[in-house]
RNA sequence: GGAGCAGGCCGGGCAGUCGCUGCGCGGCUCCGCACCGUACGGCGGAGCACCGGCAGAGGAAAGUCCGGGCACCACAGGGCAGGGUGCUGGGUAACGCCCAGUGGGGGCGACCCCAAGGAAAGUGCCACAGAAACAUACCGCCGGCCGUUCGGCCGGUAAGGGUGCAAUCGUGCGGUAAGAGCGCACGGCGCGACGGGUGACCGUUCGCGCGGGCAAACCCCGCCCGGUGCAAGGCCAUGUAGGGGGAGAUGAGGCGGCCCGCCGCAUCCCCGGGUAGGCUGCUACAGGCGCCUGGCAACAGGCGUCGCAGAGAGAUGACUGCCGCCGUCCGAUCCGGACGGUACAGAACCCGGCUUACAGGCCUGCUCCCGCA
Numbered sequence: 001g002g003a004g005c006a007g008g009c010c011g012g013g014c015a016g017u018c019g020c021u022g023c024g025c026g027g028c029u030c031c032g033c034a035c036c037g038u039a040c041g042g043c044g045g046a047g048c049a050c051c052g053g054c055a056g057a058g059g060a061a062a063g064u065c066c067g068g069g070c071a072c073c074a075c076a077g078g079g080c081a082g083g084g085u086g087c088u089g090g091g092u093a094a095c096g097c098c099c100a101g102u103g104g105g106g107g108c109g110a111c112c113c114c115a116a117g118g119a120a121a122g123u124g125c126c127a128c129a130g131a132a133a134c135a136u137a138c139c140g141c142c143g144g145c146c147g148u149u150c151g152g153c154c155g156g157u158a159a160g161g162g163u164g165c166a167a168u169c170g171u172g173c174g175g176u177a178a179g180a181g182c183g184c185a186c187g188g189c190g191c192g193a194c195g196g197g198u199g200a201c202c203g204u205u206c207g208c209g210c211g212g213g214c215a216a217a218c219c220c221c222g223c224c225c226g227g228u229g230c231a232a233g234g235c236c237a238u239g240u241a242g243g244g245g246g247a248g249a250u251g252a253g254g255c256g257g258c259c260c261g262c263c264g265c266a267u268c269c270c271c272g273g274g275u276a277g278g279c280u281g282c283u284a285c286a287g288g289c290g291c292c293u294g295g296c297a298a299c300a301g302g303c304g305u306c307g308c309a310g311a312g313a314g315a316u317g318a319c320u321g322c323c324g325c326c327g328u329c330c331g332a333u334c335c336g337g338a339c340g341g342u343a344c345a346g347a348a349c350c351c352g353g354c355u356u357a358c359a360g361g362c363c364u365g366c367u368c369c370c371g372c373a
Base pairs, nucleotide, nucleotide: 001369002368003367004366005365006364007363008362009361010360012323013322014321015320016319017318018317020056021055022054023053025052026051027050028047029046030045031044032043033042058344062355063354065353066352067351068350069349070229071228072227073226082225083224084223085222086221087101088100089099090098091097102116103114104113105112106111117220118219122218123217124214125213126212138161139160140157141156142155143154144153145152146151169187170186171185172184173183174182188210189209190208191207192206193205194203195202196201233280234279235278236277243271244270245269246268247267250266251265253263254262255261287306288305289304290303291302292301293300294299324342325341326340327339328338329337330336331335
């Protein structure tokens, strides 16, 4: 200098003008309290139209794919069905996430990828080709028999050929009619024993065995799982106020000294009128940052410190100027100028993950190659 690998971070800045949401901090408005001769002022509570102040999206707020908190409903326990998950150990509130390992695969390497339990429980499937894909002989080889000596029939054979992703554990020697783990040596694989490891697993001597593959086919085995989501749920409120007409049993009242009677009221009927939603849940938390301790790490514990959006048709913005960054072009020594671009995307109960999108840029560690000293 070039090519890469891993991890982390930022993702526009300043000023002006106009505007939005929240807080209720100061002013302001209202209420209450105490005090005072009165006023100013004080304390507490409420409000937010106005003036000022303060705060106001993300690394993914996204997809809504997993997991949990919270809420309501359901529920004795256990099982079946159904769904999910699947190497081991650990972390966690929990997970399909994370960390550390094991095994397998890829890369010269840094490093990356893997749904990675069980195929001698059963069922099913294995395209094309091939004789045969689970019990099989096409060619060839060997033996027997027949017959025109070149074939036919029967049997043996997986060593050779051929087909295929895959064909009877591989190579060699022995053996045999020819062959064959049939026997032996070495190698491979599986199981058991032994040694190491918490474990996945690893190692090796010994013993036994070696007739395929597929479980992101059914299935078997282990473990996990009740349903619905903040439009959950809780509180308050409206519909039933006020008005008009009618009835008049009963009740109380008025007029009255008393009774009858009358009047309106309660009550009943009809007409008509009228209606809306608001508050809460709600943002303080498995919270952020820093340090220390334990741990390889994920993470946990302790101490300190900070307060960090809460809308409800849904605020967090728009415009202007200057600057920054990137690209192209022009003049070119520093540098200057012109034009264009400046992404993905917008909280909605909260949190932990995963996945996906993203203009441009920064930092750290590491690997390989080339050159120079």